[in-house]
Transfer RNA from a Bacillales bacterium, 74 nucleotides, folded computationally. Rfam family: tRNA. Gene Ontology term of the family: triplet codon-amino acid adaptor activity. By type it is a transfer RNA. The prediction has a mean pLDDT of 81. The source organism's lineage runs through Bacteria, Bacillati, Bacillota, Bacilli and Caryophanales.

């Protein structure tokens, strides 16, 4: 160089023929519980979906290019 495969919250990953509001579990924070901590139960918050553009009434999801990891191959 060539093929394939991955990029979605800090962290592991779902998200399926494009369509309601983009989730889940840890982890963090608050809160209850306890004398106190942990456990346990409840809740809030966090995401320009790897970058750019195209199609589209509408893109995480399809097209192109790019950018990083992995694998295979010469």
């Nucleotide at each position: 160089g060539g093929c394939g495969g991955a990029g979605u919250a800090g962290c592991u990953c779902a998200g399926u023929u494009g369509g309601c509001u983009a989730g889940a579990g840890c982890a963090u924070c608050c809160g209850g519980u306890u004398c106190a901590u942990a456990c346990c139960c409840g809740g809030c918050a966090g995401g320009u979906c790897g970058a750019g553009a195209g199609u589209u009434c509408g893109a995480a999801u399809c097209u192109c290019c790019c950018c990083u990891c992995c694998g295979c191959u010469a």